A computed fold for a 72-nucleotide RNA from Richelia sp. RM2_1_2, annotated as transfer RNA. Its mean pLDDT, the model's own confidence on a scale to 100, is 81. The RNAcentral record of the sequence draws on ENA. NCBI's taxonomy places the organism under Bacteria, Cyanobacteriota, Cyanophyceae, Nostocaceae, Richelia. Rfam family: tRNA. About the family: Transfer RNA (tRNA) molecules are approximately 80 nucleotides in length. Rfam classes the family as a transfer RNA. Its family is annotated with triplet codon-amino acid adaptor activity in the Gene Ontology.

């Protein structure tokens, strides 16, 4: 050129088309300590982007982006 697969919070990752998108660390408060580190409790902060299908889309189809593999 071709084929395939992924993008979801700062970072890593889950999540059968259905009711507030969850978890770890890491970030803020506050408690705790003589201080700091650990520890308790709270919070804050996200579905790469555009249309389409549907009563409903992070999920399903198209394209564009971007990165990874293969292949020539």
């Nucleotide at each position: 050129g071709g084929g395939c697969a992924a993008u979801u919070a700062g970072u890593a990752u889950a999540a059968u088309g259905g009711u507030u998108a969850g978890u770890a660390c890491a970030c803020g408060a506050u408690c705790c300590u003589g201080a700091u580190a650990a520890g308790a409790u709270c919070g804050g902060a996200g579905c790469a982007g555009a249309a389409g299908u549907u009563c409903g889309a992070u999920u399903c189809u198209u394209c564009u982006a971007u990165u990874g593999c293969c292949u020539a």